[in-house]
RNA sequence: GAGUGUGUAGCUCAGUGGUAGAGUGCAUGCCUAGCAUGCAUGAGGUACUGGGUUCAAUCCCCAGUACUCC
Numbered sequence: 001g002a003g004u005g006u007g008u009a010g011c012u013c014a015g016u017g018g019u020a021g022a023g024u025g026c027a028u029g030c031c032u033a034g035c036a037u038g039c040a041u042g043a044g045g046u047a048c049u050g051g052g053u054u055c056a057a058u059c060c061c062c063a064g065u066a067c068u069c070c
Base pairs, nucleotide, nucleotide: 003069005067006066007065010024011023012022013021018055026042027041028040029039030038048064049063050062051061052060
């Protein structure tokens, strides 16, 4: 340099056009003499950036960018 794949919560990831979720972590409450475990509740998102298509885009298309593989 050419090609491939990926980019979504702190972390690991799901979600194939109609208002974005799980596990884990975090906070609070219950439980305990205390801690751990357990149970309940809650917070946490400009969906990498810009543009296009569409009534509507995390999703489809283009460019850029970071990383992975070759």